Context: one part of a larger RNA
RNA sequence: GGCACAUGAAGGAUGCCUAGGCUCCUGGAGGCGAAGAAGGACGUGACAAGCUGCGAAAAGCCGCGGGGAAUGGCAAAUACAUAUUGAUCCGCGGAUGUCCGAAUGGGGCAACCCGAUACGUGCGAGCGUAUCACCGUGCAGAGCACGGGGCAAACCCGGGGAACUGAAACAUCUCAGUACCCGGAGGAAGAGAAAACAAAAGUGAUUGCGCAAGUAGUGGCGAGCGAACGCGCAGGAGCCCAAACCGGCAUUGUCGAGGCAAUGACCGGGGUUGUAGGACCGCCAAUAAAUUUGAGAAACAAUGGUAGGAGAAGCGUCUGGAAAGGCGCACCGCAGAGGGUGAAAGUCCCGUACCCGAAACCGUUGCGAUUGAAGAGGCGGCACCUGAGUAGCGCGGAACACGAGAAAUUCUGCGUGAACCAGCGGGGACCAUCCCGUAAGGCUAAAUACUUCCAGGAGACCGAUAGCGAACCAGUACCGUGAGGGAAAGGUGAAAAGAACCUCGAACAGAGGAGUGAAAUAGACCCUGAAAUCAUGUGCCU
Numbered sequence: 001g002g003c004a005c006a007u008g009a010a011g012g013a014u015g016c017c018u019a020g021g022c023u024c025c026u027g028g029a030g031g032c033g034a035a036g037a038a039g040g041a042c043g044u045g046a047c048a049a050g051c052u053g054c055g056a057a058a059a060g061c062c063g064c065g066g067g068g069a070a071u072g073g074c075a076a077a078u079a080c081a082u083a084u085u086g087a088u089c090c091g092c093g094g095a096u097g098u099c100c101g102a103a104u105g106g107g108g109c110a111a112c113c114c115g116a117u118a119c120g121u122g123c124g125a126g127c128g129u130a131u132c133a134c135c136g137u138g139c140a141g142a143g144c145a146c147g148g149g150g151c152a153a154a155c156c157c158g159g160g161g162a163a164c165u166g167a168a169a170c171a172u173c174u175c176a177g178u179a180c181c182c183g184g185a186g187g188a189a190g191a192g193a194a195a196a197c198a199a200a201a202g203u204g205a206u207u208g209c210g211c212a213a214g215u216a217g218u219g220g221c222g223a224g225c226g227a228a229c230g231c232g233c234a235g236g237a238g239c240c241c242a243a244a245c246c247g248g249c250a251u252u253g254u255c256g257a258g259g260c261a262a263u264g265a266c267c268g269g270g271g272u273u274g275u276a277g278g279a280c281c282g283c284c285a286a287u288a289a290a291u292u293u294g295a296g297a298a299a300c301a302a303u304g305g306u307a308g309g310a311g312a313a314g315c316g317u318c319u320g321g322a323a324a325g326g327c328g329c330a331c332c333g334c335a336g337a338g339g340g341u342g343a344a345a346g347u348c349c350c351g352u353a354c355c356c357g358a359a360a361c362c363g364u365u366g367c368g369a370u371u372g373a374a375g376a377g378g379c380g381g382c383a384c385c386u387g388a389g390u391a392g393c394g395c396g397g398a399a400c401a402c403g404a405g406a407a408a409u410u411c412u413g414c415g416u417g418a419a420c421c422a423g424c425g426g427g428g429a430c431c432a433u434c435c436c437g438u439a440a441g442g443c444u445a446a447a448u449a450c451u452u453c454c455a456g457g458a459g460a461c462c463g464a465u466a467g468c469g470a471a472c473c474a475g476u477a478c479c480g481u482g483a484g485g486g487a488a489a490g491g492u493g494a495a496a497a498g499a500a501c502c503u504c505g506a507a508c509a510g511a512g513g514a515g516u517g518a519a520a521u522a523g524a525c526c527c528u529g530a531a532a533u534c535a536u537g538u539g540c541c542u
Base pairs, nucleotide, nucleotide: 001541002540003539004538005537006536007535008534009533015527016491017490020462021461022459023458024457025456026455027454028453029451030450031151032150039100040099041098042055043054044053046078050074051073061094062093063092064091065090066089070082071081072080105114106113107112115132116131117130118129119128120127121126134148135147136146137145138144139143155186156184157183158182159181160180166173170220196203197202207234208233209232210231211230217225218224238443239442240441241387245269246268247267248266249264250263251262252261253260254259274421276386277385278384280381281380282379283378284377291374292373293372294371295370300366301365302364303363304362305361306360308356309355314329315328316327317326318325330347331346332336338350339349340348392416393415394414395413396412397411398410399409402428423438424437425436426435427434478485479484498526501513502512503511504510
């Protein structure tokens, strides 16, 4: 020096564990905000740095209810207090709630600075309370009232709208009307009651799902894109205006002052459709009921939620530090889900099944004063009404699965511009026949989408380099001018019983005894304790 073995050191893999995550399911809730939100700053404790709670009434105040013995959060200790005259704690309601923040009296470099007016108060400097932003709407109104503003995970509608990429290059095309930006709304949104589809047979608003079907098509006919009819399900619901006509009101014109006529952004009645319907006139029937169907405050009732209550049944012995384990003999079960307890417990604890419970607040349903709609039409006549800068057309675009194509249909920036029910639109150029429908006004539940949040539940999901970035005081430390980026870090023991006392030492370092404990090679750098690496001892070789 090498190799081997042993004992240690170092290190923190592995095993076991879970306080945290992940993904779903069911139900709830689907919003908060000028009555000042979300989010913060600063305060607040006997001592108080952080977290949590709270707000100068400050880990809290008041009331009601629950609960029943301890309590003053995390968090041990000291001091001092509170509590069966019911505290702490839990639920409901209320009070207080500094400053900033939409921030709103004005300003401002957020948490700061400076006002005005009125009233009160003080001798006074001053102090206290209230009001004072802007925009919109309504009301004759130097004003008043109401509303708006901001925040929030996804879902929804609208206005804008890429590129990488794919096409094995690339330009039409694709990615994609995606990402992203803006506006708006709701618990859902949007759509919706045929100017629909169909095809000689019929259907009968919309929405979502399964099929039809990767079909028909579309497409530098490349890459790709990609229906509908029809069928089966979920759900199911239909309505209101405008107009004709009648009346009111207002204005204007005229007047012989009685009226008459015209006009209307006005109000009421009427009326709402395709087998056309309605108005008006005539005739018949009816004269407002049976009935049907909505809205709906308070109170009341039922039910659910926000605290809770009750809840069966086991002993002995052995091993052990400890019994829930072994053995023996029992018991309960509408409860043998689960968790805990010194190892593995139906019968020890918390619970579980079943059952019960609210002074207060909230949800749902019923009832409900009142109130809306439908509920009467038929026949004949008449030809008054039935949505106009609209439909259509031209040009330019866009949406439709459909890229201008033979291109219908829908939307419209510019232009043009009808018909008027003997009307008009559609049935994929266009024309005819036929069929279907009735545009240019509006509303509409359910089936559908989503999950920041609350409750309950589940997992051939993870188990600390995993699982959320975050099991731990994490969006922290730290980095960056900033937008932004973004960690590491869990485990003594059943119980602190956390090592009194002694010795060495400068020692609050460390070590050796002693003591605790089942264990201290469980000693706080604490479960297990792999490997690299290091040391010591022994053996062999050189």